[in-house]
A computed fold for an 83-nucleotide RNA from a Gemmatimonadota bacterium, annotated as c-di-GMP-I riboswitch aptamer.
The organism belongs to Gemmatimonadota, within Bacteria.
RNA sequence: UCUGUCUAAGGGCAAACCGCCGGCGACGGCGGGACGCAAAGCCAAGGGUCUCGGGUCCCAUGCGAGAUAGCCUGGCCGCCAGA
Repeated sequence: UCUGUCUAAGGGCAAACCGCCGGCGACGGCGGGACGCAAAGCCAAGGGUCUCGGGUCCCAUGCGAGAUAGCCUGGCCGCCAGA
RNA backbone atom coordinates (compact mmCIF):
# COMPACT_ATOMS: atom_id res chain seq x y z
C1' U A 1 0.00 0.00 0.00
C1' C A 2 -3.82 -3.56 -1.27
C1' U A 3 -7.51 -7.31 0.17
C1' G A 4 -10.92 -9.13 3.87
C1' U A 5 -14.34 -14.80 0.64
C1' C A 6 -13.78 -18.17 4.95
C1' U A 7 -11.50 -18.72 9.90
C1' A A 8 -9.00 -17.33 14.97
C1' A A 9 -7.89 -13.94 19.44
C1' G A 10 -8.81 -9.56 22.19
C1' G A 11 -12.58 -6.80 21.85
C1' G A 12 -15.64 -2.37 20.12
C1' C A 13 -20.21 0.26 18.54
C1' A A 14 -25.60 -0.05 19.09
C1' A A 15 -31.28 0.47 15.08
C1' A A 16 -36.41 0.02 16.49
C1' C A 17 -38.77 0.39 21.10
C1' C A 18 -39.14 1.95 26.55
C1' G A 19 -37.84 5.47 30.76
C1' C A 20 -35.69 10.22 32.38
C1' C A 21 -33.59 14.94 30.74
C1' G A 22 -32.67 19.01 26.91
C1' G A 23 -34.73 21.41 22.34
C1' C A 24 -40.39 25.31 19.16
C1' G A 25 -38.86 21.27 16.04
C1' A A 26 -35.85 17.96 13.01
C1' C A 27 -33.11 15.67 16.79
C1' G A 28 -29.58 15.05 20.90
C1' G A 29 -27.66 13.17 26.02
C1' C A 30 -27.99 9.25 29.83
C1' G A 31 -29.92 4.28 31.27
C1' G A 32 -32.26 -0.19 29.48
C1' G A 33 -32.43 -2.88 24.84
C1' A A 34 -29.97 -5.38 20.09
C1' C A 35 -31.66 -4.53 14.17
C1' G A 36 -27.39 -4.48 12.38
C1' C A 37 -21.98 -2.56 11.58
C1' A A 38 -14.72 -3.85 9.60
C1' A A 39 -14.67 2.04 10.31
C1' A A 40 -21.85 2.14 12.83
C1' G A 41 -14.30 6.01 14.87
C1' C A 42 -13.90 11.63 13.87
C1' C A 43 -15.13 16.03 10.40
C1' A A 44 -21.67 19.11 8.12
C1' A A 45 -16.98 20.47 2.74
C1' G A 46 -20.52 18.77 -1.75
C1' G A 47 -25.19 16.27 -2.81
C1' G A 48 -29.73 14.07 -0.50
C1' U A 49 -33.45 14.02 3.28
C1' C A 50 -35.69 16.44 7.43
C1' U A 51 -36.89 20.83 10.96
C1' C A 52 -37.76 25.94 12.28
C1' G A 53 -38.00 31.14 10.78
C1' G A 54 -39.00 35.15 7.85
C1' G A 55 -39.99 37.09 2.66
C1' U A 56 -43.88 36.42 -1.29
C1' C A 57 -51.38 37.64 -2.57
C1' C A 58 -50.69 32.26 -3.33
C1' C A 59 -47.81 28.32 -5.53
C1' A A 60 -43.11 27.32 -7.28
C1' U A 61 -38.22 28.95 -6.70
C1' G A 62 -34.92 31.12 -3.67
C1' C A 63 -32.98 33.13 1.51
C1' G A 64 -31.51 32.55 6.85
C1' A A 65 -30.66 29.30 11.03
C1' G A 66 -30.39 24.23 12.28
C1' A A 67 -30.62 18.34 12.29
C1' U A 68 -28.70 13.87 10.13
C1' A A 69 -21.52 10.95 9.64
C1' G A 70 -26.47 4.19 10.97
C1' C A 71 -28.26 8.13 3.14
C1' C A 72 -24.15 8.90 -0.51
C1' U A 73 -19.44 11.36 -1.99
C1' G A 74 -15.05 13.48 0.05
C1' G A 75 -11.19 14.37 4.03
C1' C A 76 -8.43 12.60 8.64
C1' C A 77 -7.12 8.60 11.84
C1' G A 78 -7.24 3.41 13.38
C1' C A 79 -7.70 -2.75 15.54
C1' C A 80 -6.97 -7.86 13.72
C1' A A 81 -5.68 -11.37 9.69
C1' G A 82 -3.55 -12.26 4.86
C1' A A 83 -0.51 -10.69 0.61